Context: one part of a larger RNA
């Protein structure tokens, strides 16, 4: 060098999009770098392996042949891989028509609830809990109605359902705006796939600066509990939960299963479409195309289980793993305001 792994054992980058490599449909021509085959030269002796020979024998030495796996140059060949030309239309993609969607960004809209002012009623409790107590409340509370603010979420609809590359999106209206899918023909003619660096997007938390702040609710006070109670119950409460702009760059960022492609019994529910039949309609039925689920053949799997949404059979291409602590730690490097990310040992142990 080769050999094994990566759903749960150690193992798929959180996701894309991509530059350079890698690898890449179907003819025809043609070149001959890669390939084959053949010839020339060159690969010093010696060693080593054959074979013969000499020292009585062997080490050992002498002769001869093979190897010298390799280099260079020539002739020939052309299926493969590669180059160049040409053409093709299935991969790709443009297009016309439809189509379903909490994709995504901006603006205005509303109802419910809740806290908060004011007022009216009214007149001793409210809250809270396993039980209480802190707390409110005769300065009228709680409980009711009226009017006003004010924030921040959108109940049912709601689905094992939808959309999205991932994170992730859910009241309505409008405006902009991505992407997917169906069907139809025509277009372009291998433009493809994957992708080390790269750049983009990345829940919550956090973190600047300016705003807002009703609800909740880390830290913090108080009442209880308790042996104790820095918890879990209860009363209050501040940052943040929100919105502008910047940063942070993590997660069980999970289906713990990278992305693409092409193959391999079935049966069943569900999205979203075109077709055809039966029919006035409708309901249904049949056959197809994407999607999103069970069940389950062969297969695989240690098993659980997976099973055309493969963990099955094969291809390309990145990324990861090599006992268990010590460690996702030091140090160095690089990024950040700062937390701190990202790269990543080693002693020593078992």
């Nucleotide at each position: 060098c080769u050999g094994g792994g990566c759903u749960u054992a150690a193992a798929g980058c959180g996701c894309a999009c991509g530059c350079a490599g890698g690898c890449g449909g179907g003819c025809c021509a043609u070149c001959a770098a890669g390939c084959g085959u053949c010839c020339u030269g060159u690969g010093a002796a010696a060693u080593c392996c054959c074979u013969c020979g000499g020292c009585u024998c062997a080490a050992c030495c002498g002769a001869g042949g093979a190897a010298u796996g390799g280099c260079a140059g020539g002739g020939c060949g052309a299926a493969c891989u590669g180059g160049u030309g040409g053409u093709c239309u299935u991969g790709a993609g443009g297009u016309a028509g439809g189509u379903a969607g909490g994709g995504g960004c901006g603006a205005g809209u509303g109802g419910a609830a809740c806290u908060c002012u004011u007022g009216g009623u009214g007149g001793a409790g409210c809250g809270g809990u396993g039980g209480a107590a802190u707390g409110c409340g005769u300065a009228g509370a709680u409980a009711u109605c009226a009017a006003g603010a004010g924030g921040a979420a959108c109940g049912c609809c709601a689905g094992a359902g939808g959309c999205g590359a991932a994170g992730g999106c859910g009241a309505c209206u409008c405006g902009c705006u991505g992407g997917g899918c169906c069907u139809g023909u025509c277009c372009u003619g291998a433009c493809g796939c994957u992708g080390a660096g790269g750049u983009g997007c990345g829940a919550a938390a956090g973190c600047c600066a300016g705003g807002g702040g009703a609800g909740c609710a880390a830290a913090c006070g108080g009442g209880a509990u308790u042996a104790g109670a820095u918890a879990c119950c209860c009363c209050g409460g501040u940052a943040g939960u929100c919105c502008u702009g910047g940063c942070c760059c993590u997660a069980a960022a999970c289906g713990a299963u990278g992305u693409c492609c092409a193959c391999u019994a079935g049966g069943u529910c569900g999205g979203a479409g075109a077709u055809u039949c039966u029919c006035u309609g409708a309901c249904g039925a049949a056959g197809u195309u994407c999607c999103g689920g069970c069940c389950g053949a062969a297969a695989u799997g240690a098993a659980a289980a997976c099973g055309g949404u493969a963990a099955g059979u094969g291809g390309a291409c990145c990324g990861c793993c090599u006992g268990g602590g010590g460690a996702g730690u030091a140090c160095g490097g690089u990024c950040g305001c700062a937390a701190g990310g990202c790269u990543a040992a080693a002693a020593c142990u078992c």
A computed fold for a 350-nucleotide part of an RNA from a metagenome, annotated as small-subunit ribosomal RNA, central domain.